[in-house]
Context: one part of a larger RNA
RNA sequence: CUGGGCGUAAAGGGCGCGUAGGCGGUUUUUUAAGUUAGAUGUGAAAACCCAGGGCUUAACUUUGGGAGUGCAUUUAAAACUGAAGGACUCGAGUGCAGGAGAGGUAAGUGGAAUUCCUAGUGUAGCGGUGAAAUGCGUAGAUAUUAGGAGGAACACCAGUGGCGAAGGCGACUUACUGGACUGUAACUGACGCUGAGGCGCGAAAGCGUGGGGAGCAAACAGGAUUAGAUACCCUGGUAGUCCACGCUGUAAACGAUGGAUACUAGGUGUGGGAGGUAUCGACCCCUUCCGUGCCGCAGUAAACGCAAUAAGUAUCCCGCCUGGGGAGUACGGCCGCAAGGUUGAAACUC
Numbered sequence: 001c002u003g004g005g006c007g008u009a010a011a012g013g014g015c016g017c018g019u020a021g022g023c024g025g026u027u028u029u030u031u032a033a034g035u036u037a038g039a040u041g042u043g044a045a046a047a048c049c050c051a052g053g054g055c056u057u058a059a060c061u062u063u064g065g066g067a068g069u070g071c072a073u074u075u076a077a078a079a080c081u082g083a084a085g086g087a088c089u090c091g092a093g094u095g096c097a098g099g100a101g102a103g104g105u106a107a108g109u110g111g112a113a114u115u116c117c118u119a120g121u122g123u124a125g126c127g128g129u130g131a132a133a134u135g136c137g138u139a140g141a142u143a144u145u146a147g148g149a150g151g152a153a154c155a156c157c158a159g160u161g162g163c164g165a166a167g168g169c170g171a172c173u174u175a176c177u178g179g180a181c182u183g184u185a186a187c188u189g190a191c192g193c194u195g196a197g198g199c200g201c202g203a204a205a206g207c208g209u210g211g212g213g214a215g216c217a218a219a220c221a222g223g224a225u226u227a228g229a230u231a232c233c234c235u236g237g238u239a240g241u242c243c244a245c246g247c248u249g250u251a252a253a254c255g256a257u258g259g260a261u262a263c264u265a266g267g268u269g270u271g272g273g274a275g276g277u278a279u280c281g282a283c284c285c286c287u288u289c290c291g292u293g294c295c296g297c298a299g300u301a302a303a304c305g306c307a308a309u310a311a312g313u314a315u316c317c318c319g320c321c322u323g324g325g326g327a328g329u330a331c332g333g334c335c336g337c338a339a340g341g342u343u344g345a346a347a348c349u350c
Base pairs, nucleotide, nucleotide: 004321005320006319007304008303012318014201015200016199017198021194022193023192025088026087027086028085029084030083031082033081034080035077036076037075038074039073040072041071042070048066049065050064051063052062053061054060091191092188093187094186095184096183097182098181103177104176105175106174107173108172109171110154115149116148117147118146119145120144121143125136126135162169163168206247207246208245209244210243211242215241216240220236221235222234223233258317259316260315261314262313263312266295267294268293269292270291271290272289273288274287275286276285299306300305323350324349325348332343333342334341335340
């Protein structure tokens, strides 16, 4: 390279936007680059294949033919692909009419709780555990009442419920703002899909500068446990957790399942619409679109299982894998303030 693969065996990029490229709906006209057919030239000789000849045969050798799947020129065809022009509306998008949502950003507001402070009541314990002790408390704690401060998180609602590309998003109000869905069919007329590089987003932890600091809590200290206990348990407690701006760019970033399109039995929940039947009305029932679960046929699969949200049947594009260890290491490059990230071997060994 030809292959075979990627849920769990090695293997789907963390996610999006998008450049080049690859691929691309229906119909018509032209063209003839690809494509197909014919002709001509060339494709050295030897070798190879076929039919003969010559050494007694064979090997060997020789004559003729074939082949040489290619290239160039030329003639023709026009189904398919391409190119150019025209037309279309089902793909895609716009408009119009709607309802749903923890989608995002900013500002403001609220109540419960923890902690602390002040004051009142009150007295000897509190706290903690398997049991204890460290710790707190007669300088009045714990408990309880009132007032105040401050920070963080938003009980119930809450739901294999919703929204978002993923990470993720949950009190309330306001402002700004993104997307999806349904109905309609007015408009554009293939404007599409994917996407190497590139650009952007990206939990937690961590880093820089400046704030903030209630609770929790790496490190650390003490008390226990234990043979020991650099742990699990307890009492404390600093970074951090929070905010603003900047960096980092990684996760079991998981559905361990890339994206798009089409097709392929059903049943049953649930969320958001639309239409119909019915009704006084809400319900209920039927149809349909989009989402989210469960069960299940065909099919598929090594099995487990998947099964219209496919791991089924097909097409297009990208990423990735090729025995285990060495190793996601070394070296080099690029990125980063650093921590480190990314790209990524070999010797050797089984």
Molecule: small-subunit ribosomal RNA, central domain
Organism: uncultured Gracilibacter sp.